[in-house]
RNA sequence: ACCUUAUCAAGAGAGGUAGAGGGACAGGGCCCGAUGAAACCCGGCAACCGGCACAAAAAGCCAUGGUGCCAAUUCCCGCAGGAUUUUUCCUGACAGAUGAGGA
Numbered sequence: 001a002c003c004u005u006a007u008c009a010a011g012a013g014a015g016g017u018a019g020a021g022g023g024a025c026a027g028g029g030c031c032c033g034a035u036g037a038a039a040c041c042c043g044g045c046a047a048c049c050g051g052c053a054c055a056a057a058a059a060g061c062c063a064u065g066g067u068g069c070c071a072a073u074u075c076c077c078g079c080a081g082g083a084u085u086u087u088u089c090c091u092g093a094c095a096g097a098u099g100a101g102g103a
Base pairs, nucleotide, nucleotide: 002102003101004100005099006098007097008096013042015041016040017039021032022031023030027077028076029075043070044069045068048066049065050062051061052060074095079092080091081090082089083088
C1' cells in the first nucleotide's frame, strides 16, 4: 500500500514547553490561531479490541492492558437522486478517519 467489516449528530483542561500555523483531499466556502496554531508532556474522553459477569447471547460494569480521540456533523460544498416558496432542506454514493479481522 491492498481486501472485508463495524462506527463516524455524543464526549473530552481557562495546565506546562513551544512558537506560526491549522481545519485529510483539485477547487470553492466558512472558520480556528500572539486572549497564542502545529508538535511534545501532563490531564481528560470513550468500551472498538480486551477484562468482569452470565449456562449462553444481548444489555450491564471496568479506562489496569492494546488502539483511538479531545473547535465547528467526518466544519460545509464538491458526485447522484429527491423535495422546495429558488433558497434552503433531505437521502445516498465517493473519499476519508478509527477499530477488528484478512492477504
Predicted 3D model of a 103-nucleotide RNA (SAM riboswitch aptamer (S box leader)) from a Clostridiaceae bacterium. Its mean pLDDT, the model's own confidence on a scale to 100, is 84.